[in-house]
RNA sequence: GAGCGAACGCUGGCGGCGUGCCUAACACAUGCAAGUCGCGCGAGAAAGGGGGGGCAACUCCCUGAGUAAAGCGGCAGACGGGUGAGUAACACGUGGGUAACCUGCCCUCGAGUGGGGAAUAACCCCGCGAAAGCGGGGCUAAUACCGCAUAAUAUCCCCAGACCUUAGGGUCCGAGGAUCAAAGCUUGCCUCUGCAUGGAACCUGGCACUUGGAGAGGGACUCGCGUCAGAUUAGCUUGUUGGUGGGGUAACGGCCUACCAAGGCAUCGAUCUGUAGCCGGCCUGAGAGGGUGAUCGGCCACACUGGAACUGAGACACGGUCCAGACUCCUACGGGAGGCAGCAGUGGGGAAUUUUGCGCAAUGGGGGAAACCCUGACGCAGCAACGCCGCGUGGGUGAAGACGCACCUCGGUGUGUAAAGCCCUGUCGAUGGGGACUAAGGUUUAGUAUCGUAAUAUGGUAUAGAUGUGACUGUAUCUGUAGAGGAAGCCCCGGCUAACUCCGUGCCAGCAGCCGCGGUAAUACGGAGGGGGCAAGCGUUAUUCGGAAUUACUGGGCGUAAAGGGCGCGUAGGCGGUCUGGUCAGUGAGUAGUGAAAGCCCUCGGCUCAACCGAGGAACAGCUCCUCAUACUGCCAUGACUAGAGAGUGGGAGAGGAAAGUGGAAUUCCCGGUGUAGCGGUGAAAUGCGUAGAGAUCGGGAGGAACACCAGUGGCGAAGGCGGCUUUCUGGACCACAACUGACGCUGAGGCGCGAAAGCGUGGGUAGCAAACAGGAUUAGAUACCCUGGUAGUCCACGCCCUAAACGAUGGAUACUUUGUGCUACGGGUAUCGACCCCUGUAGCGCAGGAGCUAACGCAUUAAGUAUCCCGCCUGGGGAGUACGGUCGCAAGGCUGAAACUCAAAGGAAUUGACGGGGGCCCGCACAAGCGGUGGAGCAUGUGGUUUAAUUCGAAGCAACGCGAAGAACCUUACCUGGGCUUGAACUGUAAUGGACCGGAAGAGAUGUUCUUUUCCCUUCGGGGACGUGUAUAGAGGUGCUGCAUAGCUGUCGUCAGCUCGUGUCGUGAGAUGUUGGGUUAAGUCCCGCAACGAGCGCAACCCUUGUCCUUAGUUGCCAUCGGGUCAUGCCGGGAACUCUAGGGAGACUGCCCCGGAAAACGGGGAGGAAGGUGGGGAUGACGUCAAGUCAUCAUGGCCUUUAUGUCCAGGGCUACACACGUGCUACAAUGGGCGGCACAACGGGCUGCGAACCCGCGAGGGGGAGCUAAUCCCAAAAAGUCGCUCUCAGUUCGGAUUGGAGUCUGCAACUCGACUCCAUGAAGGUGGAAUCGCUAGUAAUCGCGGAUCAGCACGCCGCGGUGAAUACGUUCCCGGGCCUUGUACACACCGC
Repeated sequence: GAGCGAACGCUGGCGGCGUGCCUAACACAUGCAAGUCGCGCGAGAAAGGGGGGGCAACUCCCUGAGUAAAGCGGCAGACGGGUGAGUAACACGUGGGUAACCUGCCCUCGAGUGGGGAAUAACCCCGCGAAAGCGGGGCUAAUACCGCAUAAUAUCCCCAGACCUUAGGGUCCGAGGAUCAAAGCUUGCCUCUGCAUGGAACCUGGCACUUGGAGAGGGACUCGCGUCAGAUUAGCUUGUUGGUGGGGUAACGGCCUACCAAGGCAUCGAUCUGUAGCCGGCCUGAGAGGGUGAUCGGCCACACUGGAACUGAGACACGGUCCAGACUCCUACGGGAGGCAGCAGUGGGGAAUUUUGCGCAAUGGGGGAAACCCUGACGCAGCAACGCCGCGUGGGUGAAGACGCACCUCGGUGUGUAAAGCCCUGUCGAUGGGGACUAAGGUUUAGUAUCGUAAUAUGGUAUAGAUGUGACUGUAUCUGUAGAGGAAGCCCCGGCUAACUCCGUGCCAGCAGCCGCGGUAAUACGGAGGGGGCAAGCGUUAUUCGGAAUUACUGGGCGUAAAGGGCGCGUAGGCGGUCUGGUCAGUGAGUAGUGAAAGCCCUCGGCUCAACCGAGGAACAGCUCCUCAUACUGCCAUGACUAGAGAGUGGGAGAGGAAAGUGGAAUUCCCGGUGUAGCGGUGAAAUGCGUAGAGAUCGGGAGGAACACCAGUGGCGAAGGCGGCUUUCUGGACCACAACUGACGCUGAGGCGCGAAAGCGUGGGUAGCAAACAGGAUUAGAUACCCUGGUAGUCCACGCCCUAAACGAUGGAUACUUUGUGCUACGGGUAUCGACCCCUGUAGCGCAGGAGCUAACGCAUUAAGUAUCCCGCCUGGGGAGUACGGUCGCAAGGCUGAAACUCAAAGGAAUUGACGGGGGCCCGCACAAGCGGUGGAGCAUGUGGUUUAAUUCGAAGCAACGCGAAGAACCUUACCUGGGCUUGAACUGUAAUGGACCGGAAGAGAUGUUCUUUUCCCUUCGGGGACGUGUAUAGAGGUGCUGCAUAGCUGUCGUCAGCUCGUGUCGUGAGAUGUUGGGUUAAGUCCCGCAACGAGCGCAACCCUUGUCCUUAGUUGCCAUCGGGUCAUGCCGGGAACUCUAGGGAGACUGCCCCGGAAAACGGGGAGGAAGGUGGGGAUGACGUCAAGUCAUCAUGGCCUUUAUGUCCAGGGCUACACACGUGCUACAAUGGGCGGCACAACGGGCUGCGAACCCGCGAGGGGGAGCUAAUCCCAAAAAGUCGCUCUCAGUUCGGAUUGGAGUCUGCAACUCGACUCCAUGAAGGUGGAAUCGCUAGUAAUCGCGGAUCAGCACGCCGCGGUGAAUACGUUCCCGGGCCUUGUACACACCGC
């Protein structure tokens, strides 16, 4: 996707045609479904109606009526209808056979139907029984029954002949013998006969009857072929297989029986088990196939279950009989009745399947001479969207693109010409009216014609007239009327797959066919709007086929994905070399038969179309007969051949196998000698051995096992496997030769044999080694790895076991297909004295690689290439090589070998990364070498924790923690408490209004109230604007949440050297190449090479600063020279040299030389130079990583809040304190502390400012106010240093915490909670455990100075200069990083799995 006898959910207007218990072959109430014939026979009512008699009860007659019902008899109840339980079978399908058979009714042909007899139902009587029913006696008929006659071309027996044949026999003909029949009914007529109106017999016609032949149709038996699954069913069978005699049947036959023989079937699947009615067909599919066997049609089987026969032409009989059983019902308990798998219907079962309808009008059937009767067959109707088909639910116009709804970027957009409105139409439905077809038969008319006859009868046929027959049905259909009026839903919208947005929800609720959605922005859940699909339906579920080449015949595979048997020998089977002849089985061609109808297909036709139906055609792949062909295959040939195969002769190679013998080295043990303290073992040890003498060493001996060197991708073997030497026995391969055989071959299901190690049994043996075991170590543990011992075992003989990564993970055989090279064995050629080398043939063992193949890896004449033949095996992972069964085994266990359940994967090869206690190369204060710290103390500061009304928030390994914060007393401030406000503290627009502002009193303040007074700018004098107020409105506001919705910015790897692209090339592809390689560099820096060639972002350079020089300029800076002046000072004139300032330039580029290196890049050394190999420092941060950080800088989506999460105010808090951590400061002292004198900086800052001199104060500071908008004045004292004095190793003259007191300054205000000063106090601390940090030179260390923030507050931060070291052997290790390579079961990527 298609299908369905469907069911379920939602929905539902009409019609046509179909279909409708798939489950309980479960049980059934009720009605109907098989009768008919009076033209076979006997007998024969009643009710009702009419009439008579009788007072009435009642009775008689006629009619009803020769009717009903019953009986004898005939035919039919064997058909039609139902169901699919059984059946794996000659049941079915298909094609044959019967010379082994039957056949009522029907058609046709022949002959016949004479004459008798005896009964019996019904009926009557009696009896039994509840009933069903039964018994006895009596009467009677027949187309019922029984003899007799006649009789054949019937049947049987015997004889002769012809033909055919399956050789058994059959058919035909002739002669003889034997046996067997019958039934009447009815119409018509009077020619013949008898009664003499007319009718009987007769005759005639029809229907029956008897006996034969033949036909048609039906049936029976039999055969070939076809027809499900299981081998975890391998053997089955005694009437079994055959024969003879007999019986039986329509008929053959073990169908039955007696006897005899011992057969028959089966791996080409017997037997057993499970399942199943079979087919035409139906569904699907391109086909081949697969599935199925409803409706329609053919066959079979069954009829409550099982069994049996009777009748009959036909049955072992659905609505017959008998017996048994189960069940149900009736019963008077003695006994009886029943069989819906017929049509309806009921219960039950089930997801589920209809009316107890109408009619025999049609078609068909039974009976009948017929009319006719019967017919739940059938024709119709009813129910059900169950299916197929058709129709409708309106058409046109209509933009203000209405309202509503939805979305929105707020502009608009969609729904949408959709609606409304206007103009129409009239299908279906409603209602009124008309109104078919299906109907032809039949009957009848002394109608007509004709056949037949003696006949103008009857009868048959044709024709004409008349008559009457419809269940469906007042249906189909036609028409009038009204009127858009009554008629649309379902599923879906993440991908597959056509169709997208909003809201709600928040891993919840839910969805889901697969993948998968949902954890706060869900096109996937639920709703809505919109859209898509189909449409009186739409979805779902079940099921079948397809896609699925995913069981592969068409049409797959097996080195590594599942899959080659461990190996050989060989049976059946399959396959098989060259030539000739024959045959014609296969094969091919043709003719014929069959292949039912329906269905499918084509054409035509009928219902308005279609579905549906009718007609014709085609097709039906098969089977069968006959004929022809003979290439190929088969078969036949005691025909042939030699290229396959085998055998023969001559050779050489070999750990091939078996047995016996034998050798040396070594280990161990024993004995003896020498000799003394250790030996042994390991990462290090210990257990162990040893003073009873080990180990070492020498000599002698015992015993077992294995065979060093040779030894080799060397050899042999089928595989397992085989290794000292000798002998014996023995298998195979190879080479050469070409005299032999003549296809003898290949493979091989079963079968048989071999089969490493371990293991088992019995008996030996045991040196070494060594499971188990013991001890010692290791370890958190160590039932291990290591060590010391040690038993089975390892060895031998015999017997089992039968497995393996039994691997080349590659079955065997044959043939063909480019190359190079090596080794082994044998041969040929050339050459040589000879060997090797060289050329070449065959066989074997390897390597590299081409075409081809392969998913790739790879294979590649030893194929995984190209082909043929045969065998084995596979069909997602797990469960599981498990269970059960069978079989083998002593056991262990082997072989064979499932399912339930469960998962959505498991797996192969390759790719890019990442990772590795993998490898190689390299780098970095990474280690090492050094210097100084931290970790201990006190304090400062940040954080955690705790506490709290609040201790606002963020930052979290490196890369959070003196971080945001370059500075929290109020403010800041976001937190808490309390007090207020609600268009609001700030902002915009519109409308209205006119005062702001200052001050006073209340209050903690915010705020509220009140008083006074005046507006500003422009103006065309109307007004407008600014500003303020309160009101209304649209809006504001939020440091509320989400950094995992974001922009921006930042950290980090990392200033690491990397990250990519275009084109080309390679690869099926992911991807690779370039970017790898050889060198080199700080560098993917450069050079060389190279299927790559180029390019971009990074590196470097360009920029700033610093170091040298030149030049320009010369104040506020400078002062060498000249002059002046001062106690002194560039103080002044002046100078432009120097320093300096700040503009411009120069300089450094491996430029030069030597050496190394590849004639390179580059490296080492040197010269010159202020500086040398990027001179020092800075700025500069590739592609990306960490959902890294930040919604609290700012911006921003969404969510939340709106008399509060907004806003204002006061006070408090962010400063808390048992603790823990980070970062710092100060120290612990003498390289020091204290006091005094003296000296030398740089960067900077300053008007709300820096603030000098001078005065006061011990001091912080105060007063003061010069100068300075700064190279001018001020901050400003630099400190370490240096020169002296003192302290003398102590908790100190070290250290300064803490506390008390007194102050200063800033500020509205220092209580919580500032800094500083003075006096007093004088804590811990004596160099800091494990651990850990920084630094490679003007660096570390040490010393001070400035600045930002700032009213005030700096041990922090950012800068500045002063003094100024030590060390680096080196890259093994730790950490981080770069490149190449390797392994990977990792990819959230080793914090993995």
Background:
Predicted 3D model of a 1393-nucleotide RNA (small-subunit ribosomal RNA) from an uncultured prokaryote. Its Rfam family is "Bacterial small subunit ribosomal RNA". Its mean pLDDT, the model's own confidence on a scale to 100, is 84. The RNAcentral record of the sequence draws on ENA.